Bacterial RNase P class A from a Bacillota bacterium, 321 nucleotides, folded computationally.
A source record names the gene rnpB.
The coordinates come from a structure-prediction model, not an experiment, and the mean pLDDT is 77.
Of the family's consensus pairs, 96% are formed in the model.
The sequence is in RNAcentral, with records from ENA.
Its Rfam family is "Bacterial RNase P class A". Rfam links the family to the GO terms ribonuclease P activity, tRNA processing and dimeric ribonuclease P complex. It is annotated as a ribozyme.
NCBI's taxonomy places the organism under Bacteria, Bacillati, Bacillota.

This record gives sequence, C1' cells and structure tokens, in this order.
RNA sequence: CAAGUUAGCCGAACGGUCGCAUCGCAAGAUGAGGAAAGUCCGAGCAUCACAGAGCAAGGGUGCAGGGUAACUCCCUGUGAAGGCGACUUCAAGGAUAGUGCAACAGAAAAAAACCGCCCGCAAGGGUAAGGGUGGAAAGGCGAGGUAAAAGCUCACCGGCGACUUGGUGACAAGAAGCAGUGUAAACCCCACUCGAUGCAAGAGAGUUAAGGACUUCGGGCUGCUCGUCCGUCCUUACAAAUCGCUUGAAUAUGCAGGCAACUGUAUAUCUAGAUAGAUGACCGUUUAAGACAGAACUCGGCUUACAGACUAACCUUGCAA
Repeated sequence: CAAGUUAGCCGAACGGUCGCAUCGCAAGAUGAGGAAAGUCCGAGCAUCACAGAGCAAGGGUGCAGGGUAACUCCCUGUGAAGGCGACUUCAAGGAUAGUGCAACAGAAAAAAACCGCCCGCAAGGGUAAGGGUGGAAAGGCGAGGUAAAAGCUCACCGGCGACUUGGUGACAAGAAGCAGUGUAAACCCCACUCGAUGCAAGAGAGUUAAGGACUUCGGGCUGCUCGUCCGUCCUUACAAAUCGCUUGAAUAUGCAGGCAACUGUAUAUCUAGAUAGAUGACCGUUUAAGACAGAACUCGGCUUACAGACUAACCUUGCAA
C1' cells in the first nucleotide's frame, strides 16, 4: 500500500419565522427510533380458571460451565464442518428399546452371488479379491494364508470403547476389548419444561335509563290509619369522565469485581403519553441533507430493513521498501 476479519459508534448540525401536542395561572419547558417494524420468544401487569399433588394427552427445548427477573437470549469454552489465515457456522441427546424408509440405477440397499474365480463329470457347493450401478456396497492398504477367497491372521491407519490419567464439566490423551450401512428438521425413546387470554387487558365516581324492595329512616298529599308519590336502598345497562399511562429489572458518568456476558456501589438526571390521535412546514449556512422508516401498557432479547460517515485491534494474508 492492497485485500480481508472481528468488534463498536453515529443516523445531519447550527440559526431564524410560523404551526401542533402535553404540562403550567403565566412566563415558559418538553416532544419518535436504531430499528418506534415483524409480533417470533421471555417477563411485569390485568381478568378468567385452579385447594394441593400426581398421571395421561398435547406443545416446546436438547453439548458444558456461567450470566440474567426470565428466555429458545447472551458470554466463555468443548466437539464437528468450512476457510491459506484472522475467523465463521451449528435443532450438537439416543440408530445394541422397538417400528418404518432407502426413489431411479444396480445381482444385491442389510445379513447380498448377476458376471467372474475355485472345487466338481454333473447336480451342486465355496467365495465379497476383480467388474459395473449408486449419495451410500458390508472399514482402508500391504503381507501371510487358501482349491479360489475372505479381518481368517498380522503390521500400519480409521470407527466404537471397559479402564487409567487430566479437567468443575462438555471433553482430551493413553488403552484391554469390540465390529451388518444410513436416516430420529420419520414415528419413537430419554431428560428438562409449559394453565388460557392480552391494555379494545381491566378498574370505574357521578349522571342518566330500566326493573325491584318497603326491611329501616325522612318528606308531600289537612291531625290519625290505610294508600300513593318523592327521597332512600338493591340490581342491571351505558365506546361514561377518569384511572390503567409512563419513575422504570430506568438513563448518564465515575470507581470496584469478572477473560467476558454481567454485577455491585457512589453521584446526578426525569427523558412523548395522545384517544380522530401532537412531534410539522419554510428560509439561511455547512459542496449535498437525500437511507430504512413514525411511539399508542411497559421492559429484556431475536429477526428483518437501511443512504452515508467514523473508530479500534502487539488482528490476518499478500506485495514493496
């Protein structure tokens, strides 16, 4: 210098004029996002169900340790696959519990004989070396061995692996021994785990309307009794204010702990809250202001969309000096 890898950050700025929403007596203050999105997970909160516990059915998850309120999320590792490499990716338990499936081709797709080879007159038998098919052909290769062959035996290599050692653990190293393939995002088995519905949840004064009760009390209808009316009380209905609604597992900075995710602590701050629904328009300067995109109960994640700009690494590879 070029090409990469990983992680992080920003998402126009400043000034002026007018306008809108919330709060405020007023002056004035505040006013969309990194994804506000998809609504895919996990929670708070609310209503309903539910004594408690268990079983069955159905769903979800599936390497280890840690983080977290929790998670299918995150971090650090292990194993496998990919890359020259930095590094990336992963539904990564079980195929000796059982069942199923393996199209076409091929003799044969699980305990295989079509051709070939060997024995034999033949009938028949032995044989997985060689041939061809296929994604996959009964571990690979060499030697011994044999009638011809074959892990049948042996050396080396590969698979599973009792046991030993190391590690919290996944697992790694060594290793007695073992040997009919693959498929569980096929049924299934094992372990853990899960109640349903979502803020249009839901609560709800007062008022109004309808129905009922005279049990109690008060008032009107001439004093009393009865009756009746009103108040009263009870029930129901009502897109009926208002509450829920934004102070919260909050944000910023410093310090401490930790490889990290994250945690603790001190100080400071208050940062949209509508209910026909505000957050806009224009002008000037910065060369140009242009991407994806617009809050509706709130948080933590994931996923998807995105013009352009920036930063970091005893990062990687190549070339040159």